The prediction has a mean pLDDT of 76. This is a predicted structure of a 342-nucleotide RNA (Bacterial RNase P class A) from a soil metagenome. The sequence is in RNAcentral, with records from MGnify.
RNA sequence: CAGGCAAUCGCUCCUUGUCCUAAAAAACAGGGGGAGGAAAGUCCGGACUCCGAGCGAAUAUGGUGCCUUACGAGUCUAGGCAAGUAAGGGGGGCGAAAGCCCAUGGAAAGUGCCACAGAAAAUAACCGCCAAAACCACGUGUGGUUUUGGUAAGGGUGAAAACGUGCGGUAAGAGCGCACGAUCAGAUGCAGCAAUGUAUUUGAGGGGUAAACCCUACCAGGAGCAAGACAAAACAGUGUGUCCGGUCAUUCGUUCCGAUUUAAACACACGGGUAUGUCGCAUAGAUAAAUGGUUGUCACUCUACUCGCGCAAAUGUGUAGAGAACAGAAUCCGGCUUACGG
Numbered sequence: 001c002a003g004g005c006a007a008u009c010g011c012u013c014c015u016u017g018u019c020c021u022a023a024a025a026a027a028c029a030g031g032g033g034g035a036g037g038a039a040a041g042u043c044c045g046g047a048c049u050c051c052g053a054g055c056g057a058a059u060a061u062g063g064u065g066c067c068u069u070a071c072g073a074g075u076c077u078a079g080g081c082a083a084g085u086a087a088g089g090g091g092g093g094c095g096a097a098a099g100c101c102c103a104u105g106g107a108a109a110g111u112g113c114c115a116c117a118g119a120a121a122a123u124a125a126c127c128g129c130c131a132a133a134a135c136c137a138c139g140u141g142u143g144g145u146u147u148u149g150g151u152a153a154g155g156g157u158g159a160a161a162a163c164g165u166g167c168g169g170u171a172a173g174a175g176c177g178c179a180c181g182a183u184c185a186g187a188u189g190c191a192g193c194a195a196u197g198u199a200u201u202u203g204a205g206g207g208g209u210a211a212a213c214c215c216u217a218c219c220a221g222g223a224g225c226a227a228g229a230c231a232a233a234a235c236a237g238u239g240u241g242u243c244c245g246g247u248c249a250u251u252c253g254u255u256c257c258g259a260u261u262u263a264a265a266c267a268c269a270c271g272g273g274u275a276u277g278u279c280g281c282a283u284a285g286a287u288a289a290a291u292g293g294u295u296g297u298c299a300c301u302c303u304a305c306u307c308g309c310g311c312a313a314a315u316g317u318g319u320a321g322a323g324a325a326c327a328g329a330a331u332c333c334g335g336c337u338u339a340c341g342g
Stems, first nucleotide, its partner, number of pairs: 001342001003298007011034008036326001040337002043335005048224004061220005066089006074081003090104001091102004105215002110213002112209003126155002128151011163181006183204009228279004237270006247259002300323006307316001
């Protein structure tokens, strides 16, 4: 990079016309739009929306982690911040060098872990070395064995073994002492925009591991388009009111009025801001979801055969056959990671 072009058969959305209509829908004819580099994982950041809140602080949790410059979806108080990307530099590791690699704050706050081998992987005595005691032997001050203690010089194991070398020191040894060197921390000077380097000086003794917990600096309120906004039913059931009938009280009776009860009808409310619809929402687009199939041709890759050149190989010509991946938008944007034939 993600096959090109053409024909044909379809799919989806929008739109124009015809037909049919009260108006639509459907149908028919035409025009236009229609997946990706990752649409994926949902790891990080942002827009947008609602909720919360004291524009503060703390705790928990999560993210990021050397410096400079440029870029960066976006953002605000408008010159800063921002997931990250690129270049250069510092520091570290590997390498003879060229060069390559680093998730690159802290292992000297604490805890944990460190395969196999090894005595021991961090309260180091297996062998060795030294001392003492007991016993044995003889050549009588030596040797051997056992026990107790000292010792990190030496051996052996390991990716890694308790700062290195030298001198002193000691029973033997040891940063135990000293000199030099390496490392770590602080102070001061110098160089550099900075990270940092370097010199002097003071102090220290400490294996590795933080993509183990953790500590530290900075940042982050929570949930997410099934966010949310608007419109908005029906059935059952419940309540209230109206009308009609019955009963009781009042009345000589009728009418009227009041109270109570039952049944039916009607209206309103609850049922429920629910079902559902529209918006949110896009120059692809959503009711689980269209964006495809076939044929021809060109291009690509592979295989076989043929031809040309040639000692051969490589390359080239022609013919035939085969192959062509990962995958599939669902609110949008930026980054990272993962998948992928050629």

Rfam family: Bacterial RNase P class A. The family's RNA type in Rfam is ribozyme. Of the family's consensus pairs, 93% are formed in the model.